[in-house]
RNA sequence: UACUCAUCCAGAGGGGUGGAGGGAACGGCCCUGCGAAACCCCGGCAACCGUUAAUGAACCAAUCCUUGGUUCAAGAAUUGGUGCCAAUUCCGACAGACCGCGUGUCUGAGAGAUGAGAG
Numbered sequence: 001u002a003c004u005c006a007u008c009c010a011g012a013g014g015g016g017u018g019g020a021g022g023g024a025a026c027g028g029c030c031c032u033g034c035g036a037a038a039c040c041c042c043g044g045c046a047a048c049c050g051u052u053a054a055u056g057a058a059c060c061a062a063u064c065c066u067u068g069g070u071u072c073a074a075g076a077a078u079u080g081g082u083g084c085c086a087a088u089u090c091c092g093a094c095a096g097a098c099c100g101c102g103u104g105u106c107u108g109a110g111a112g113a114u115g116a117g118a119g
């Protein structure tokens, strides 16, 4: 840097340094000198990957009729790898459906984020 798949209305902040921006981009609307970004320390959330133990199903192997292995399902834990800790991905933007015809509701696309995989 581009590709594939999954998820994105839940959850979780204090301190230090710093000193004006931040919420991806555009339009809004917000946060911010009662201290933004960034970095550091500590804490937490979560369960994508990993790991652990137990349950059920299927298959395979051996067979002393039980043992071992693989896969799948739902759920639990968290010593590891990431991620995250204002607002639904803060809302919208494009297309469609519906009616109450609106600053409406819903669905989808696009964009983005994170993880896993394979380049």
Base pairs, nucleotide, nucleotide: 001119003117004116005115006114007113008112013042014041015040016039017038021031022030023029026092027091028090043085044084045083048081049080050078051077052076055073056072057071058070059069060068061067062066089111094108095107096106097105098104099102
The RNA shown here (SAM riboswitch aptamer (S box leader)) has 119 nucleotides and comes from a Chloroflexota bacterium.
Its mean pLDDT, the model's own confidence on a scale to 100, is 80.
The sequence was found by an Rfam model in a public genome assembly.